[in-house]
Context: one part of a larger RNA
RNA sequence: GGACGAACGCUGGCGGCGUGCCUGACACAUGCAAGUCGGACGGUUCUUGUACCUUCAAGCUUGCUUGUUGGUGCAAGGAUAGUGGCGGACGGGUGAGUAACGCGUGAACAUCUACCCAUUGGAGGGGGACAACCCGUCGAAAGGCGGGCUAAUACCGCGUAAGCCGCGAGGUGAGAGGCUGCCUAUUGGUGGCCGCCGAUGGAUGGGUUCGCGUCCUAUCAGCUGGUUGGUGGGGUAACGGCCUACCAAGGCGAAGACGGGUAGCCGGUCUGAGAGGAUGGCCGGCCACACUGGAACUGAGACACGGUCCAGACUCCUACGGGAGGCAGCAGUGGGGAAUAUUGGGCAAUGGGGGAGACCCUGACCCAGCGACGCCGCGUGAGGGAUGAAGGUUUUCGGAUCGUAAACCUCUGUUGUACGGGAAGAAGGACUUGACGGUACCGUACGAGGAAGCCCCGGCAAACUACGUGCCAGCAGCCGCGGUAACACGUAGGGGGCGAGCGUUGUCC
Numbered sequence: 001g002g003a004c005g006a007a008c009g010c011u012g013g014c015g016g017c018g019u020g021c022c023u024g025a026c027a028c029a030u031g032c033a034a035g036u037c038g039g040a041c042g043g044u045u046c047u048u049g050u051a052c053c054u055u056c057a058a059g060c061u062u063g064c065u066u067g068u069u070g071g072u073g074c075a076a077g078g079a080u081a082g083u084g085g086c087g088g089a090c091g092g093g094u095g096a097g098u099a100a101c102g103c104g105u106g107a108a109c110a111u112c113u114a115c116c117c118a119u120u121g122g123a124g125g126g127g128g129a130c131a132a133c134c135c136g137u138c139g140a141a142a143g144g145c146g147g148g149c150u151a152a153u154a155c156c157g158c159g160u161a162a163g164c165c166g167c168g169a170g171g172u173g174a175g176a177g178g179c180u181g182c183c184u185a186u187u188g189g190u191g192g193c194c195g196c197c198g199a200u201g202g203a204u205g206g207g208u209u210c211g212c213g214u215c216c217u218a219u220c221a222g223c224u225g226g227u228u229g230g231u232g233g234g235g236u237a238a239c240g241g242c243c244u245a246c247c248a249a250g251g252c253g254a255a256g257a258c259g260g261g262u263a264g265c266c267g268g269u270c271u272g273a274g275a276g277g278a279u280g281g282c283c284g285g286c287c288a289c290a291c292u293g294g295a296a297c298u299g300a301g302a303c304a305c306g307g308u309c310c311a312g313a314c315u316c317c318u319a320c321g322g323g324a325g326g327c328a329g330c331a332g333u334g335g336g337g338a339a340u341a342u343u344g345g346g347c348a349a350u351g352g353g354g355g356a357g358a359c360c361c362u363g364a365c366c367c368a369g370c371g372a373c374g375c376c377g378c379g380u381g382a383g384g385g386a387u388g389a390a391g392g393u394u395u396u397c398g399g400a401u402c403g404u405a406a407a408c409c410u411c412u413g414u415u416g417u418a419c420g421g422g423a424a425g426a427a428g429g430a431c432u433u434g435a436c437g438g439u440a441c442c443g444u445a446c447g448a449g450g451a452a453g454c455c456c457c458g459g460c461a462a463a464c465u466a467c468g469u470g471c472c473a474g475c476a477g478c479c480g481c482g483g484u485a486a487c488a489c490g491u492a493g494g495g496g497g498c499g500a501g502c503g504u505u506g507u508c509c
Base pairs, nucleotide, nucleotide: 001509002508003507004506006505007504008503009502010501013378014377015376016375017374018373019371020370021336026334027333028332030331031330032329035086036085037084040083041082043080044079045078046077047076048075049074050073051072052071053070056067057066058065059064093289094288095287102214103213104212105211106210107209108208109207111206112205116202117201118200119199120198121197122196124158126156127155133148134147135146136145137144138143163172164171165170177194178193179192180191181190182189183188215261216260217259222252223251224250227249228248229247230246231245232244233243234242264286265285266284267283268279269278270277271276291312292311293310294309295308314325315324316323317322342368344367345366346365350364351362352361353360354359381411382410383409384408391402392401393400394399415450416446417445418444419443420442421441425436453498454497455496456495457494458479459478460477464493465492466491467490468489474481475480
């Protein structure tokens, strides 16, 4: 000198774009953050219409009409607890752990891949349940238990197919419907859309292996028993001591094994002429974690942040028998700290999940709010104006200086205030649809009006005098100033530097 996720002191007008718990991976009140599909299914319920039965009332052509109450059936529409499907493995957070094939880069294969795309073949015939519901029952609750009924794109066989296994004989081996149009109407036929099953290939995403690279420490020198290899077996999507039985006795190491410390890695970022050094916040890629530890289940995918089980610590409820919870999601609270924001608006856009769709959900996201935290831009006025006014400071008392500075005159309207107009971002065949926002922007009017500070002035290093103080009070980055004329302390005037900032501290080059 540059840089910063900064903090502190003084000061502070506006806008745009960014950015904001670096500390306790400390504990969390409250709300929201993952649902959706009734076009898979049986129910339940509401509304409307209609037919029949029924209650009551009126009229009266005394068995009809009208109105009304309840029930049953049918039709249409709405809602949805349960079964079922897809999604909850994405998106979002954090950096604790990890010195490792974790990451980076290059290569490889013994492997899997829901939804999507392409090609190809198929969907034949049956069956038995379980929720919901009803009945009973236990419990304060959370939540169960027993009996009975029932549907399906839920579940299970049979037959069949390619495929797979096998030398062969042979074995194994899937399936499901929903909505709708036309013809016909006993019902059957034939289309459309969305689905279903098998196979092959693709795309995408993963899994695994290897070469090279990846901090400090030798005041860590030896380390190792599933250890190193083999055979048989098991297990996995898959290779493999991954696991197991047996056999052999190996394997690693001064080119640093083993141990200890520290740390998420990278694209990048900062600095530097470069080489290098330092760093990994925001954004993007990968990894790891989800109160702590362990485990599996489901599934194409998890050993699963807002799933399950067990153990532990902690908090809460309890009728004392038992139960409930997990913000390192978005806000927010306490605490820690030098220090870091709103319990905001919207799904309008982009993207994601579900759905045939309408649409629903989305603290992802888009916006707004707060903070000079950073970068960038703008303003705080412009021109004229000497009797060099008053006043301040200083003085050798003549003057000098603040100083064209002010007053005053003439202007301008960036910005500001008020009023008027007013977007783009919004497409798709059409219609509709904007949180931001009456914002940006444009026009008119008013009016210099509302907008300047901070640090420094002994040398380094741009900038000097007076007074006060008297080794005191104090200053200080280094050298050093202060003990009676201090350009170095304090104040004032003046000056220098930067400017909505200026200084200080910390850290890196």
Description
Small-subunit ribosomal RNA, 5' domain from an uncultured bacterium, 509 nucleotides, folded computationally. Its Rfam family is "Bacterial small subunit ribosomal RNA". Rfam links the family to the GO terms ribosome and structural constituent of ribosome. Model confidence (mean pLDDT): 85 of 100. RNAcentral holds the full RNA, with entries from SILVA.